Annotation
Model confidence (mean pLDDT): 81 of 100. This is a predicted structure of a 74-nucleotide RNA (transfer RNA) from a Caulobacterales bacterium. Its Rfam family is "tRNA". Taxonomically the source falls in Caulobacterales (Bacteria, Pseudomonadati, Pseudomonadota, Alphaproteobacteria).

RNA sequence: CGGAGUGUAGCUCAGUCUGGUAGAGCACUACGUUCGGGACGUAGGGGUCGCAGGUUCAAAUCCUGCUACUCCGA
Numbered sequence: 001c002g003g004a005g006u007g008u009a010g011c012u013c014a015g016u017c018u019g020g021u022a023g024a025g026c027a028c029u030a031c032g033u034u035c036g037g038g039a040c041g042u043a044g045g046g047g048u049c050g051c052a053g054g055u056u057c058a059a060a061u062c063c064u065g066c067u068a069c070u071c072c073g074a
Stems, first nucleotide, its partner, number of pairs: 001073007010026004020057001028044005050066005
C1' cells in the first nucleotide's frame, strides 16, 4: 500500500441478509424467602448500536468517508 472481517448494556453475544417499539444470558440494585450467606422468586436501573455525513415518513440495519483491532497478500 491492496483485500477481507469485527466494533450493539459492566461482560459474552443475538438482531443487519428482507429498514418499522433496541433485546437475551451473566453481572448490578431493591424486595421476599433465611439467624446470616448462598441458591431461588419478584421487580427495577443501565445503550448517542465505534465516529461523521447522506438517503428515507422512519436507519443498529441501506450508501459514502473516517477510526480502532484482527487476518491475508505485496